[in-house]
């Protein structure tokens, strides 16, 4: 560079608990089996899902792609 392993050091953080906000998906704080190499960020393409009768309005980055920053370094 490239790759990501029965190394390492740090880091996130599912369901599930507790408190908190939201109608709602779902968020935000503590804790955490599970798993994660970008589970950093950014709704851009898709895709899921909520609310509404609808026009429309939301959510999700631990669904997949793109963009973009970056920790470590066994092997090659």
């Nucleotide at each position: 560079u490239c790759c990501g392993u029965c190394a390492a050091a740090g880091c996130c953080a599912c369901a599930c608990c507790c408190c908190g906000g939201g109608c709602g998906a779902c968020c935000g704080g503590g804790g955490g089996c599970c798993g994660g190499a970008a589970a950093g960020c950014c709704a851009c393409g898709g895709g899921u899902c909520u609310c509404g009768c609808a026009g429309g309005a939301g959510a999700c980055g631990g669904c997949c792609g793109g963009g973009u920053u970056g920790c470590c370094g066994a092997a090659a």